[in-house]
Molecule: c-di-GMP-I riboswitch aptamer
Organism: Cohnella thailandensis
RNA sequence: UAACGUUAAAGGCAAACUUGUCGAAAGGCAAGGACGCAAAGCUAAAGGGUCUAACGUUCGCAAGAACAAUGACAGCCUGGCCGCCGAA
Numbered sequence: 001u002a003a004c005g006u007u008a009a010a011g012g013c014a015a016a017c018u019u020g021u022c023g024a025a026a027g028g029c030a031a032g033g034a035c036g037c038a039a040a041g042c043u044a045a046a047g048g049g050u051c052u053a054a055c056g057u058u059c060g061c062a063a064g065a066a067c068a069a070u071g072a073c074a075g076c077c078u079g080g081c082c083g084c085c086g087a088a
Base pairs, nucleotide, nucleotide: 004086005085012037013036017032018031019030020029021028022027035075041081042080043079046078047077048076049073050072051071056067057066058065059064
C1' cells in the first nucleotide's frame, strides 16, 4: 500500500417500540431503548427499487376516487467518495 476481518481488543452506529417536536403524509429531528451493523459514514442531481400524495389534473351533485414528486427512504440493491482498529 492492497486485500481480508468469523466471538481478539479499542472506539462507533442504533431497528421495533415509547415520549416530545416538525410535516398533508411518507418521513425527519431530540431523548429513552437495542433488533442488528465492518462502512448501519456521505452521495436520492449516478442507476434501479420502494413509500407517501400536499399542490395540480381528470372523474363525480357531493362524499370521494384515479393519476401524479417537485416530498421521502443510504438499515432495499448496484455504483461513486471518504474513513477507525489489526487478534487470527